SAM riboswitch aptamer (S box leader) from an uncultured Pseudomonadales bacterium, 142 nucleotides, folded computationally.
């Protein structure tokens, strides 16, 4: 590199350096010389992993006449934030593929031909929702 699983509408920026790009790809739309990327320092966010604490539940142990209490472990919830990552413009910035619903238009058709029109079809487009794809991050493998 890659497999699998989980999450992705929340949250969190300053300084130095650097000097023109950046937001994965394409289109759009944004950010940027009032300073992009990258690098360095500090701060912060979050709670995936690890750890710790409390509670609950189950199982085992200990003890026992039997419970309770106590000990251990798995699991669940809550909290903490010293460790391993990650992150700190915009929903993963939006859309990409598909489906469903819906709007407008069009067509068929019922009906009226002075005031009304049952029902049906439907490419493209718009909107909404869902799923997939792609991507990002973590964890387990490798």
């Nucleotide at each position: 590199a890659g497999c699998u699983c989980a999450u992705c509408g929340a949250g969190a920026c300053c300084g130095g350096u650097g000097g023109a790009g950046g937001g994965a790809u394409a289109g759009g739309c944004c950010c940027u010389u009032c300073g992009a990327a990258g690098c360095c320092g500090g701060a912060g966010c979050a709670a995936c992993c690890a750890u710790c604490a409390g509670c609950g539940c189950u199982a085992g142990g200990c003890c026992c006449a039997a419970c309770a209490a106590c000990c251990u472990a798995a699991c669940g919830c809550u909290g903490a934030a010293c460790g391993g990552u990650g992150c700190u413009a915009a929903u993963u910035c939006c859309u990409a593929c598909a489906a469903a619903g819906u709007g407008c238009a069009u067509c068929c058709g019922c009906g009226a031909c002075a005031u009304a029109a049952a029902g049906g079809a439907c490419a493209a487009c718009g909107c909404u929702u869902u799923g997939a794809c792609a991507g990002a991050u973590g964890a387990u493998c490798a």
Source information
Its Rfam family is "SAM riboswitch aptamer (S box leader)". Gene Ontology term of the family: regulation of gene expression.